[in-house]
Context: one part of a larger RNA
RNA sequence: GGCAUACGGUGGAUGUCUUGGCAUCAGGAGCCGAUGAAGGACGUGGGAGGCUGCGAUAUGCCUCGGGGAGCUGUCAACCGAGCUGAGAUCCGAGGAUUUCCGAAUGGGGAAACCCGGCACCCGUCAUGGGGUGUCACUGCCAUCUGAAUCUAUAGGGUGGUGGAGGUAACGCGGGGAAGUGAAACAUCUCAGUACCCGUAGGAAGAGAAAACAAACGUGAUUCCGUGAGUAGUGGCGAGCGAAAGCGGAAGAGGCUAAACCGUGUACGUGUGAUACCUGGCAGGGGUUGCGUAUGCGGGGUUGUGGGACCCACCUUGUUGGUGCUGCCAAGCCAGCGGGAAGUCAUAAAGUGUUGUUGUUAGUCGAAUCAGUUUGGGAAACUGGACCGUAGACCGUGAGAGUCGGGUAGACGAAAACGCGACACCUUCCUUGGUGGUGUUCCCGAGUAGCAGCGAGCUCGUGGAAUUUGCUGUGAAUCUGGCGGGACCACCCGCUAAGCCUAAAUACUCCCUGAUGACCGAUAGCGGACUAGUACCGUGAGGGAAAGAUGAAAAGUACCCCGGGAGGGGAGUGAAAGAGUACCUGAAACCGUGUGCCUACAAGCCGUCAGAGCCUCCUUUGCAGGGGUGAUGGCGUGCCUUUUGAAGAAUGAGCCUGCGAGUUAGUGGUGCGUGGCGAGGUUAACCCGUGUGGGGUAGCCGUAGCGAAAGCGAGUCUGAAUAGGGCGAUUUAGUCGCGUGCUCUAGACCCGAAGCGGGGUGAUCUACCCAUGGCCAGGGUGAAGCGACGGUAAGACGUCGUGGAGGCCCGAACCCACCAGGGUUGAAAACCUGGGGGAUGAGCUGUGGGUAGGGGUGAAAGGCCAAUCAAACUCCGUGAUAGCUGGUUCUCCCCGAAAUGCAUUUAGGUGCAGCGUCACAUGUUUCACGCCGGGGGUAGAGCACUGGAUGGUCUAGGGGGCCUACAAGCUUACCGAAAUCAACCAAACUCCGAAUACCGGUGUGUGAGAGUGUGGCAGUGAGACUGCGGGCGAUAAGGUUCGUGGUCGAGAGGGAAACAGCCCAGAACGCCAGCUAAGGCCCCUAAGUGUGCGCUAAGUGGGAAAGGAUGUGGGGUCGCGAAGACAACCAGGAGGUUGGCUUAGAAGCAGCCAUCCUUGAAAGAGUGCGUAAUAGCUCACUGGUCAAGUGGUCCUGCGCCGACAAUGUAGCGGGGCUUAAGCGUACCGCCGAAGCUGUGUCAUUCACACAAUACAUCCGCUUCGCUCUUCGGAGCGUUGUGCAGUGGUGUGGAUGGGUAGGGGAGCGUCCUGCAUCCAGGGAAGCAGCCGCGUGAGCGAGUUGUGGAGGGUGUGGGAGUGAGAAUGCAGGCAUGAGUAGCGAAAGCAGAGUGAGAAACUCUGCCGCCGGAUGACCAAGGGUUCCUGGGCCAGGUUAAUCCGCCCAGGGUAAGUCGGGACCUAAGGCGAGGCCGACAGGCGUAGUCGAUGGACAACGGGUUGAUAUUCCCGUACCCGUGUGGAUGCGCCCAUGGCGAGGCCGGUGAUACUAACCACCCGAAGCCUGCGACUGUCUUCGGACGGUUGUGGGUGGAGCGUGGGACCUGAGCCGGUAGUAGCCAAACGAUGGGGUGACGCAGGAGGGUAGCUCCGCCAGCUGAUGGUGUCUGGUGUAAGCGUGUAGGCUGUGGUGUAGGCAAAUCCGCACCGCGUAUAGGCUGAGACGUGAUGCAUAGCCGAAUGAGGCGAAGUAGGGUGAUCCCAUGCUGCCGAGAAAAGCCUCUAGUGAGUGUCCAUGCGGCCCGUACCCCAAACCGACACAGGUGGUCAGGUAGAGAAUACCAAGGCGAUC
Repeated sequence: GGCAUACGGUGGAUGUCUUGGCAUCAGGAGCCGAUGAAGGACGUGGGAGGCUGCGAUAUGCCUCGGGGAGCUGUCAACCGAGCUGAGAUCCGAGGAUUUCCGAAUGGGGAAACCCGGCACCCGUCAUGGGGUGUCACUGCCAUCUGAAUCUAUAGGGUGGUGGAGGUAACGCGGGGAAGUGAAACAUCUCAGUACCCGUAGGAAGAGAAAACAAACGUGAUUCCGUGAGUAGUGGCGAGCGAAAGCGGAAGAGGCUAAACCGUGUACGUGUGAUACCUGGCAGGGGUUGCGUAUGCGGGGUUGUGGGACCCACCUUGUUGGUGCUGCCAAGCCAGCGGGAAGUCAUAAAGUGUUGUUGUUAGUCGAAUCAGUUUGGGAAACUGGACCGUAGACCGUGAGAGUCGGGUAGACGAAAACGCGACACCUUCCUUGGUGGUGUUCCCGAGUAGCAGCGAGCUCGUGGAAUUUGCUGUGAAUCUGGCGGGACCACCCGCUAAGCCUAAAUACUCCCUGAUGACCGAUAGCGGACUAGUACCGUGAGGGAAAGAUGAAAAGUACCCCGGGAGGGGAGUGAAAGAGUACCUGAAACCGUGUGCCUACAAGCCGUCAGAGCCUCCUUUGCAGGGGUGAUGGCGUGCCUUUUGAAGAAUGAGCCUGCGAGUUAGUGGUGCGUGGCGAGGUUAACCCGUGUGGGGUAGCCGUAGCGAAAGCGAGUCUGAAUAGGGCGAUUUAGUCGCGUGCUCUAGACCCGAAGCGGGGUGAUCUACCCAUGGCCAGGGUGAAGCGACGGUAAGACGUCGUGGAGGCCCGAACCCACCAGGGUUGAAAACCUGGGGGAUGAGCUGUGGGUAGGGGUGAAAGGCCAAUCAAACUCCGUGAUAGCUGGUUCUCCCCGAAAUGCAUUUAGGUGCAGCGUCACAUGUUUCACGCCGGGGGUAGAGCACUGGAUGGUCUAGGGGGCCUACAAGCUUACCGAAAUCAACCAAACUCCGAAUACCGGUGUGUGAGAGUGUGGCAGUGAGACUGCGGGCGAUAAGGUUCGUGGUCGAGAGGGAAACAGCCCAGAACGCCAGCUAAGGCCCCUAAGUGUGCGCUAAGUGGGAAAGGAUGUGGGGUCGCGAAGACAACCAGGAGGUUGGCUUAGAAGCAGCCAUCCUUGAAAGAGUGCGUAAUAGCUCACUGGUCAAGUGGUCCUGCGCCGACAAUGUAGCGGGGCUUAAGCGUACCGCCGAAGCUGUGUCAUUCACACAAUACAUCCGCUUCGCUCUUCGGAGCGUUGUGCAGUGGUGUGGAUGGGUAGGGGAGCGUCCUGCAUCCAGGGAAGCAGCCGCGUGAGCGAGUUGUGGAGGGUGUGGGAGUGAGAAUGCAGGCAUGAGUAGCGAAAGCAGAGUGAGAAACUCUGCCGCCGGAUGACCAAGGGUUCCUGGGCCAGGUUAAUCCGCCCAGGGUAAGUCGGGACCUAAGGCGAGGCCGACAGGCGUAGUCGAUGGACAACGGGUUGAUAUUCCCGUACCCGUGUGGAUGCGCCCAUGGCGAGGCCGGUGAUACUAACCACCCGAAGCCUGCGACUGUCUUCGGACGGUUGUGGGUGGAGCGUGGGACCUGAGCCGGUAGUAGCCAAACGAUGGGGUGACGCAGGAGGGUAGCUCCGCCAGCUGAUGGUGUCUGGUGUAAGCGUGUAGGCUGUGGUGUAGGCAAAUCCGCACCGCGUAUAGGCUGAGACGUGAUGCAUAGCCGAAUGAGGCGAAGUAGGGUGAUCCCAUGCUGCCGAGAAAAGCCUCUAGUGAGUGUCCAUGCGGCCCGUACCCCAAACCGACACAGGUGGUCAGGUAGAGAAUACCAAGGCGAUC
């Protein structure tokens, strides 16, 4: 270690049980809600929590009933405190209360919270505070008010009355899929289904014919049965699928519109005694009539059409009134009488009484005892009684009619509700009916109809009626219309376009009662238990596990061991092996004891044989049983899928439980069986408690033929009487039950990827919007500017300044390029070291937006919650799956296929083939013999068709010769035909078998042969091998046909092993025999058998071309005693070095020739060799020797050819050589599940027996009875016949088996009937024994167990497990293995049962831009104290973020609300939209922003800007004081405009005056140029410039009246009027108010130095060193560096009104250390305070004293000044608040000081780069902001330190 056994542990199967479910039946009820629902949150008890109940009146309050003794619900005890005969608890009815959320409704909102207005009340001096009530929106009605705009309307207000939301299914309506089916798919189907939406009721909807029908009729609707899977429809596919009629359930009918009459109102119109009225007569009255519209009343409601009007007739209960006048009548009104109806249809609302009445509590309710039987216990047993309108059921210590509760039966209600009846009440009717050739008035209009496009009906556009929607068009009124399946005619039916209507029908969230061949804890609801709980997920959503002590806790007092847990005694109990891990207690798995075996031995672990050892019982024996098993023979699991699996193809770790052909449609069809039978049978429904009885509508059958009309034993076709087809002549069905198969349904079970519908998600991520934040340090040096140079001026250059940039380097931060590690990780993406960007298209926080065929995307098909070529979730849904897997007990009989045809078919399917079963037929089958047939294959052949080789012969052609032409000759050229020879062919045949096939006949076999009909299949992947072919390469374990065999589905023997090869077909047993293939030396059964040969290679025991003097046999051709072959000796010569060639070539480079001579023989040479010769050889010859020696062909057996990987390794091994190899012949033997022998079983066939037995059926028959339609039928009975089944015996044959068919059985659970067992021990569990062919069985037995169980015979199924990567639970294995998650501990002491880890101390080490400190988010008690150590902690634990108990969070100023707004959300009205809903105005929410008042110290175990001390500030409200301004009164002041009168400056200019300048023209001088003339002197002319004179145009300057008229004066008139604080908008204005970058300055925090103080060191003193300290806020006062800035006034058309404000214009003043505003810091005060080093004291708690603090130096921020300044372009929130202005209010009020009072709600603990958040974890990851010491350093890099914190749970 194995097997066995005994005893245990673990575990929770099995059995038994049931509090809980499931299904059905009957009755009830069928809504709740603004009087606040459904559903919740939070509370509520004396004591914590869950459930139940309840609501601040809170496990309850009041009243009325019931009831009658205890009670304070439950888990669930215990303690405490109470209630109760004055009736509690409890049950019922009716009331009261009923926090907060929720439609939620005063406003808001993140549900259960926050904040208000008004009225009243309480409280306060007053404010703040508290209470009660009320305040949403919207429809309708009424009413008031009321714009633009007169009336009006819109709008607004008030009052009344409704709505809102929830709800399981059922109903109606508006929208409306897809998976699927059609083997694809589009019409179609699924399906008007799922789903969404609206909305109602207890039911809904439908409903009183413009209906059906068919020549007959019915008479609203609805539902059931049938009609009927019919008529139809339909890619006429899949499918879909009526109606009438008939039988039933129920039953019910009404009201209007119109005509006409009357009347009211409005409008229009006519007249003026004319109109009009009047039923009759007569008489009269005396003002309105007509039309239109509309309201009301009457009338009227129908299809034999009706009504109106008119006429006629009949009739009228009565009384009274009225009647234009009289009379009569009608009409009208009222009363009485009569009649009818009604309370949820037809109009509406009830009230009361009553009941053999019901529901909601209850009450009474018969009858048993005993036993010394058993037992813990009696209800069991035994014996004797009793009750029963009660023997249902449950309980009680085991089975109880008589013990308890109940049951049958009887009785009962103050109150509420229901039902019935009656009464009251209410309403209605009681003037209608009939008739008419009368009149022709009415009879439902944007309707019917029609057209177009749709939809729905069986009806898919069709010939498409009928119904209906939208659009367009558009009638008639009874002589009108509609329908009867297009349409028309005739006929028939009905009367649309208005409305209402019970019942029969559908459903069940709910209440009560009852029932179950329903479940019994992996079942039954998901839920028997704290269950929609725990848990998972952002969310929608998903969603468990978990029952049992005992009769009773009697739940183990006490003792012992132990820290405890736990255990041992003792005790309780019937039992403790029932001990809160509790009934029974199986298996896997883990142990302990005992017996046997096991350390030279290779494997499916068994089986057969078998020694030894141990043990039991005894027919005591060399017997038998049990355990073990040395050794040997044989032997590759199971399942599935396959041609084929031990397969290295699939599946299973093991055990236990669960886990798959079911049910319905009384569908279809077959079989079995039963009833009735030419008939059979009912369905719905009705009666009945029920068995049952009715119910004949319908269905099937009884007659067929035809397309049909139709006819009918016939009919159709046809001209036919013909012929032919189908029928009849041959009659069995039908309805149940069971069963096989099938159809429609999920249809044997599990399994998709997906499609569609409705929702849920942007806490991840993508992009966007809004609002905030962050980026150490260093470098480079753009534009611009300045100076200088330069230029004519520029340009330009240099230097400086300046500080730009998707600039550079580089931390934080963001990213993720490389490498290594990690890869069951520390981590479901990380770590380490490097890397990229790092002022920008940068990064990031908070809030928000975009949603699934959609978003977003600097684009990768990326991302959208660890999911993306279409998210997630629920539903359609059990989608579909021609695919894979799985499919559970036994035995018996038979037993396939892998083929053909077809197939969007090829791994599927249909038909056929092959199987089985039943019935029928019965040799028809098959084999062989004989006879008779046809054929065109193998072969062969070449006669045909083709192919093809050679010869002969030549036609013809070509070449050559010849040639005038013609011809001719010739030819190693080509070559037809012919001929000779030899050939080839699947698509050639002059021929032609063997087999096979067909027919006949005979014989044999008689078999699981054949054939037919029907039920049920499976198969339609085949494999190898022989033979015959194709393809391929005459390759393949290739592929494809044909024909056999085997495997498949076949075991056995052989081939070593080896589906397909050889032999042979296994019912079972035998220690019998004979053989087959194949074998016989050993392994290993049988011959070391016999004779003759062969092989030498281990050939045998792998292989080819090719090779070889291997060897045996057989031929043939040579040589050979005239001497061969081999060997040895000798010769091998001469011409000649043959010629040529060549440098040379001599036998021997090469070419040509290859003779002659000598000789026994010798090549112009067979090789070697030389430069060439030479030399050595050979051929050839002689000699010696001596007898055979060579070539070639055929053949047997061998040899070489022959190289691979662990190790021989190509006989199975050993080994084998005259064999144990090969060939041949022979004699024996072995050898199988074959054959034989023998015994048994089963199937089947034949025969025989038993016959009298029994049963059944059929026929005949006797008798009796009953009925009779007189035919007969039924029942019982006697006898008899035939056939079958069941029995026994004999004989023959048969009995492999997958798919599959058929037959017979076993077992499980429940149940009917009968019967039985059981506390003296049921089931279950564990053994032993026995029986059966098997499934299995035993009323055999032992133990355990402690309450039910069996047998027989029927019935019904959730009925049998080893596999489905099955499901659930338990337990193994790996394995005491991997691992224990970045990192430093050591020592001593303490505590404790116990210390590496706890506490303390010391040393050591680590972080230190964090591993420190503080916030936000998130978490939610983790905080603190005391206690604990079962679980958690990756180990231990005395410890803990663990467990238990107790405690802890204190605010006017901090954060949020009572303030504001952004993105965005919601959104009154409004707009849009099938619905749902979407958008959006006014508004209202919404911080990440704006606004806003407190600091320092102390204190606790745990809180502090919150408590305390000190010192402040803000808002409100009082009081007191000071002071300012006002109203009233009084007083006073200012004081017009306009108008009239007067004065009249200034200004203007006319005439005129004065002055100055002065043009043209004219005169004249000079100069220049030029022309002409010239006597050359000049002259004349022209142009131009200039001077002088004259001239005086004109302009300017000064003066200068009138007119106009500013101003002033006077009057009106001191008249009108004005002079008012304060508050102050929801309005106006300003401010608030904003970007980025940059540099410089001032300052501070901080740090540091000196100085000072204290202390340590030291025996003491001193000096020196060293250590520590040297601190202080808000507020108040002062107002510095710096920054910004004009001020005062007047006018005014803009700022939606107004404005003194703003804007705009103008005016005055003004340029500086001005003034004003802002503003860090500093200084003083705060502070004679607080704090502090140190010292003293305490140590169960307690505090006290207290120095220096002065004057400075250095450095110095990223903080403050600064939201500043400068520069730049990308041009950089809003509102509140604050200031101001008026509108307005307004009689009192502002400011300051002091003082009193008040100041609400929420958060506040603790963690917060983490062990408390997000990552499943005490997880190397992630997570926004703030603070920022020292030395070195540019630095927040880096290194080492400080404060502080840690040493990381083996």
Large-subunit ribosomal RNA, half A from a Patescibacteria group bacterium, 1850 nucleotides, folded computationally. The RNAcentral record of the full RNA draws on ENA. The prediction has a mean pLDDT of 80.